A computed fold for a 75-nucleotide RNA from Candidatus Amesbacteria bacterium RIFCSPLOWO2_01_FULL_49_25, annotated as transfer RNA. Its Rfam family is "tRNA". The family's RNA type in Rfam is transfer RNA.
């Protein structure tokens, strides 16, 4: 250089295959309730340009090109 692979919240994923209303789980995190306090347990909350650009469509996390990064393999 060629190839496959993975890239979604603060971390860990799942959703992609077979495009479709509002993008979700656990865990943390704040706020409340509960406790003399902490822990644990209830209740709700916030948090994302689905790595970046770009085409395709009436819609893209999802097809399609290009591009960066991390792992593997082959020269």
């Nucleotide at each position: 250089g060629g190839g496959g692979u993975c890239g979604u919240a603060g971390c860990g994923c799942a959703g992609u295959c077979c495009g479709g209303u509002u993008a979700g789980c656990g865990c943390g995190u704040c706020u409340c309730c509960c406790u003399g306090u902490c822990a644990a347990g209830g209740a709700g909350a916030a948090g994302g340009u689905c790595g970046c650009g770009g085409g395709u469509u009436c819609g893209a996390a999802u097809c399609c090109c290009g591009u960066c990064g991390g792992c593997c393999c082959c020269g």